[in-house]
Context: one part of a larger RNA
RNA sequence: UUGGGCGUAAAACUUAUAUAGGUGGUCUGUUAAGUAACAUACAAUAUCCUCAGAGUAUAACCUGAGAAUUGAAUUUAAAACUGAUAAAUCAAAAUCUCGUAGAAUAGAAUAGAAUUCUAGAUAUAGCGAUAACAUGCGUAGAAAUCUAAAGAAAAACAAUAGCAAAGAUUAGUGCCUAGAUAAAGACUGACGUUAAAAUACAAAAGCAUGUGGAUAAAAUAGGAUUAGAUCCCCUGGUAGUAUUUAAUACUAUAAACGAUAUAGAUUUGAAAGUUAUGGCUUUUAAGGUGUGGCUUUCAGAACCAGUGUGUUAAAUCGACCACCUGGGAGUACCGGCCACAAAAUUAGAACUU
Numbered sequence: 001u002u003g004g005g006c007g008u009a010a011a012a013c014u015u016a017u018a019u020a021g022g023u024g025g026u027c028u029g030u031u032a033a034g035u036a037a038c039a040u041a042c043a044a045u046a047u048c049c050u051c052a053g054a055g056u057a058u059a060a061c062c063u064g065a066g067a068a069u070u071g072a073a074u075u076u077a078a079a080a081c082u083g084a085u086a087a088a089u090c091a092a093a094a095u096c097u098c099g100u101a102g103a104a105u106a107g108a109a110u111a112g113a114a115u116u117c118u119a120g121a122u123a124u125a126g127c128g129a130u131a132a133c134a135u136g137c138g139u140a141g142a143a144a145u146c147u148a149a150a151g152a153a154a155a156a157c158a159a160u161a162g163c164a165a166a167g168a169u170u171a172g173u174g175c176c177u178a179g180a181u182a183a184a185g186a187c188u189g190a191c192g193u194u195a196a197a198a199u200a201c202a203a204a205a206g207c208a209u210g211u212g213g214a215u216a217a218a219a220u221a222g223g224a225u226u227a228g229a230u231c232c233c234c235u236g237g238u239a240g241u242a243u244u245u246a247a248u249a250c251u252a253u254a255a256a257c258g259a260u261a262u263a264g265a266u267u268u269g270a271a272a273g274u275u276a277u278g279g280c281u282u283u284u285a286a287g288g289u290g291u292g293g294c295u296u297u298c299a300g301a302a303c304c305a306g307u308g309u310g311u312u313a314a315a316u317c318g319a320c321c322a323c324c325u326g327g328g329a330g331u332a333c334c335g336g337c338c339a340c341a342a343a344a345u346u347a348g349a350a351c352u353u
Base pairs, nucleotide, nucleotide: 004324005323007307008306015200016199017198021194022193023192025089026088028086029085030084031083033082034081035078037076039074040073042071043070044069049066050065051064052063053062093188095186096185097184099181100180104177108173110171115150116149118148119147120146121145122144126137127136162169206250208248210243211242220236221235222234223233262319264317265316266315268299269298270297271296272295273294274293275292276291277290279289280288281287282285302309303308326353327351335346336345
């Protein structure tokens, strides 16, 4: 490299958009590049096979001839498939009309509960904490109750629910932007699919300069526990967590998981949720029933090393891309590239077994 694989054994890029490239509906004509056929004249000739021969009586090995195989070229004729070209078609795909559901996105102003701080009022000796203590707060008047401020979060509703490419996303209100989808029509007519490079988004933590800083809380201090306690528990507590006021700028990784790439086709059933829609039925309702989209669970065939998957496949097909091949190692102050740094990305060999 080939063959073979990628839920869990090594292996699906974190996700999407999209260029080159690959690949690609139905019908008709033309063409003859690929494709398949005959013939011609050339070229290669090691191995294998057949025949004959050399040797040391054989084998290995060697020589000659043949057969077979292969290469590119020319000529003729073929037109099913692929390609090219011309025209057509509605089923893929896209657009429009009229609706629906939703914590989808960005920004705007706003209400309430709770917590803590400061000030004042009422009030008097404890409060708080734990399995139990102590540190801590308090007669310089705490805790408790009632008034005025600040920041962050979003109880109940709430769900195996919904939406979004993924990350992620719940106070209510109106506004901006995007996607999904049922029914009935209209219109374009293969415009599709996949996607190296590239571009964009990307939890938490971290970094730079400001604002903000209530709660809880890495680091850290003290008190307990203990043989010891650099832990678990308790009292405090800084970074960071917030950011509309700054149109902030970076980092680019996670068990970024369904450990399952993307889009499409074919295939036996059952029970539910959610959403859209049509008529009919009756015990007019939180009902039954038909046709679609999405989601959850359980079986069959089939597949699978087993576990299990099972129309949302890990079944059966073909299309395209990424990736895998023992450890050392996703490592090296080896080089490239990227970053303010921390790091990230690409990626070995020796050695050993």